[in-house]
RNA sequence: GGAGCCAUCGCCAAGUGGUAAGGCAAUGGUCUGCAAAACCAUCAUUCCCCGGUUCAAAUCCGGGUGGCUCCU
Numbered sequence: 001g002g003a004g005c006c007a008u009c010g011c012c013a014a015g016u017g018g019u020a021a022g023g024c025a026a027u028g029g030u031c032u033g034c035a036a037a038a039c040c041a042u043c044a045u046u047c048c049c050c051g052g053u054u055c056a057a058a059u060c061c062g063g064g065u066g067g068c069u070c071c072u
Base pairs, nucleotide, nucleotide: 001071002070003069004068005067006066007065010024011023012022018055026042027041028040029039030038048064049063050062051061052060
C1' cells in the first nucleotide's frame, strides 16, 4: 500500500427492510431473626459516528473511527 471480517444495555449475545429476543449482572419487592438461595417486577425510541436510499433502516449504499486477520 491492498483485501476481508467485526462493532447491538455494565458483560455475553439473537435479530440480514416492518420499528430491538434471551442469559448474567444491577435495582426494587416478597420471603427470612439478619443474610444467602428462590420467586415477582423493572432495565437500549442516538444498535460505533456522519450522510444517503426507502412509506419504513440495527439491517441496504457511501464516507469515517476503532478492533482482528490475510496478502505484498